The part of an RNA shown here (small-subunit ribosomal RNA, 3' major domain) has 485 nucleotides and comes from an uncultured bacterium. The coordinates come from a structure-prediction model, not an experiment, and the mean pLDDT is 83.
Context: one part of a larger RNA
RNA sequence: UGACGGGGGCUCACACAAGCGGUGGAGCAUGUGGUUUAAUUCGAAGCAACGCGCGGAACCUUACCUGGGCUUGACAUGCCCGGAUUAUCCUUGUGAAAGCAGGGUACAGCCCGCAAGGGCCGGAACGGGUACAGGUGCUGCAUGGCUGUCGUCAGCUCGUGUCGUGAGAUGUCGGGUUAAGUCCCUUAACGAGCGAAACCUUUGCCCUCAGUUACCAGCGGGUCAUGCCGGGGACUCUGAGGGGACCGCCGGUGUCAAACCGGAGGAAGGUGGAGAUGACGUCAAGUCCUCAUGGCCUUUAUGCCCAGGGCCACACACGUGCUACAAUGCCGUCGACAGAGCGAGCCGAGGCCGCGAGGCGGAGGAAAUCGCAGAAAUGACGGCUCAGUUCGGAUCGGAGGCUGCAACCCGCCUCCGUGAAGCUGGAAUCGCUAGUAAUCGCGUAUCAGCCACGACGCGGUGAAUGUGUUCCUGAGCCUUGUACA
Numbered sequence: 001u002g003a004c005g006g007g008g009g010c011u012c013a014c015a016c017a018a019g020c021g022g023u024g025g026a027g028c029a030u031g032u033g034g035u036u037u038a039a040u041u042c043g044a045a046g047c048a049a050c051g052c053g054c055g056g057a058a059c060c061u062u063a064c065c066u067g068g069g070c071u072u073g074a075c076a077u078g079c080c081c082g083g084a085u086u087a088u089c090c091u092u093g094u095g096a097a098a099g100c101a102g103g104g105u106a107c108a109g110c111c112c113g114c115a116a117g118g119g120c121c122g123g124a125a126c127g128g129g130u131a132c133a134g135g136u137g138c139u140g141c142a143u144g145g146c147u148g149u150c151g152u153c154a155g156c157u158c159g160u161g162u163c164g165u166g167a168g169a170u171g172u173c174g175g176g177u178u179a180a181g182u183c184c185c186u187u188a189a190c191g192a193g194c195g196a197a198a199c200c201u202u203u204g205c206c207c208u209c210a211g212u213u214a215c216c217a218g219c220g221g222g223u224c225a226u227g228c229c230g231g232g233g234a235c236u237c238u239g240a241g242g243g244g245a246c247c248g249c250c251g252g253u254g255u256c257a258a259a260c261c262g263g264a265g266g267a268a269g270g271u272g273g274a275g276a277u278g279a280c281g282u283c284a285a286g287u288c289c290u291c292a293u294g295g296c297c298u299u300u301a302u303g304c305c306c307a308g309g310g311c312c313a314c315a316c317a318c319g320u321g322c323u324a325c326a327a328u329g330c331c332g333u334c335g336a337c338a339g340a341g342c343g344a345g346c347c348g349a350g351g352c353c354g355c356g357a358g359g360c361g362g363a364g365g366a367a368a369u370c371g372c373a374g375a376a377a378u379g380a381c382g383g384c385u386c387a388g389u390u391c392g393g394a395u396c397g398g399a400g401g402c403u404g405c406a407a408c409c410c411g412c413c414u415c416c417g418u419g420a421a422g423c424u425g426g427a428a429u430c431g432c433u434a435g436u437a438a439u440c441g442c443g444u445a446u447c448a449g450c451c452a453c454g455a456c457g458c459g460g461u462g463a464a465u466g467u468g469u470u471c472c473u474g475a476g477c478c479u480u481g482u483a484c485a
Base pairs, nucleotide, nucleotide: 001485002484003482004481005480007479008478009477010476011475012474013473015469016468019432020431021430022429023428026323027322028321029320030319031318032317033316034314035313042053043052064309065308066307067306068305069304070303073132077131078130079129080128081127082126089104090103091102092101093100094099109120110119111118112117134298135297137296138295139294143292144291145287146286147285148283150281155194156193157192158191159190160189161170162169163168174185175184176183200275201274202273203272205243206242207241208240209239210238211237215232216231219230220229221228246269249263250262251261252260253259325425329384330383331382332381333380334379341372342371343370346365347364351360352359353358391422396417397416398415399414400413401412402411438461439460440459441458442457443456444455
């Protein structure tokens, strides 16, 4: 100087407390451990591994296993030789395919020549050879890059000066204050940098400009009906530019400070809400399987191609979720209201067929125009009457639909039947302070399809509790002790 303490002081955080809803019990989904296996490819390991890499494992992917094959190779560049005038296309045998072994068709440029024909140049391909390629083989403890984490915590440093023999200290401490090393005061310090804040995006209010594909108040026309038409530029909205919030104003407190408390006005009040943004560093944290890369290893194989299998196994254990156990519910009929997205190998209206999944067909739409698209919870009416039930839907049988070369291993969906566990969950443990939790549906990426109950977004309905810091956990500053570095 740090680190540490069941030392002290001050302060903060869904850390506790106060609340609301869960997990832990059940069934299923998914990841992991373990076990099994020819293989169940590999990585990730407290927080910070475990719906993680995977934002799509039937083949492919695929790295694993078994079997069949190739050896200058699936891919790059150079050189040497051969070879044919092309490339390319068609095709036979064998085979699961890959591969191996064959067959066939046809050409261009220049020169000479009446023609037949002869000669020449260069070149990607093909075959052989040689340098080499290749490796998801090892080392993340050789590395770059990228990332997680402490933590959006308020810290981390430097120049000059001063103090100290020196390591170093001071500044950065102290008194206030703040979300903040934020600002003020004091001060052997005076300044500065990286962070904090601000600048950026979005959302909340208003104005101006603009008015189609959006809008429809007033006017006219039309319809069973609909901005449907003429028209309008008001409103909504769209999207470009401005305004607006700064403790600015008032009162109080405070050191005449910084600031804090209350109030007014205001759409918004003290950082308005949300995002992006992550200091010096820590964990030899993670990644050599994104990529790049040193070294090592491999070279008829640890490379490459193919078929089938496996990654989906299943006594069991754990994590993360979904669905429930019902009456604030379930079922049926009728009726209403979003936002954000996506669409051409795509979205696909109306219509017709089917109980349905879906099929036939194809209007319109590169989309504020058309479509996906019915939002659901909610509301009205009716049924159920506390039961393992009209709760719950696992499992299994049968019949179908769709995608795809192909759904046995191993897809999703529909219909009929079947109707398991489960009556609110031990010890323990998680999230959340407001448009939040809870609850309800909708969309997107990946994607032929889908094991999506995942992930990332979007809106609808919409609470309770706390204004405290004794305790648990983590963190910051000061101080103290130390047989630690």